Description: Transfer RNA from Desulfovibrio sp., 84 nucleotides, folded computationally. The organism belongs to Desulfovibrio, within Bacteria.

């Protein structure tokens, strides 16, 4: 330079064909059980605005295609391979 592949909550990682994003751990936050405390168990656990109801946002950026996009298409950045 050229070729391929990756990017999703604080963190590892899932999502089949395009159709409820975030499942399951980990970490965290409340409770329980204990004199205490480990450890086990129960319930919450992306963001902003709301007293709530409930309403926008959100899969590296930033366009498109579509009723609908993490998923398909550009262009970009970033990292990990391969190649002269």
């Nucleotide at each position: 330079g050229c070729c391929g592949g990756a990017a999703u909550g604080g963190u590892g990682g899932a999502a089949u064909u395009g159709g409820u994003a975030g499942a399951c751990g980990c970490a965290g936050a409340g409770g329980a059980c204990u004199c205490a405390a480990a450890a086990u168990c129960c319930u919450c656990c992306g963001g902003u605005g709301g007293c709530a109801a409930c309403a926008c946002c959100u899969u590296g950026u930033g366009g498109g295609u579509u009723c609908a996009a993490g998923u398909c298409c550009c262009a970009c950045u970033u990292c990990c391979g391969g190649u002269a």
Background
The sequence was found in a public genome assembly. It matches the Rfam family "tRNA". Gene Ontology term of the family: triplet codon-amino acid adaptor activity. By type it is a transfer RNA.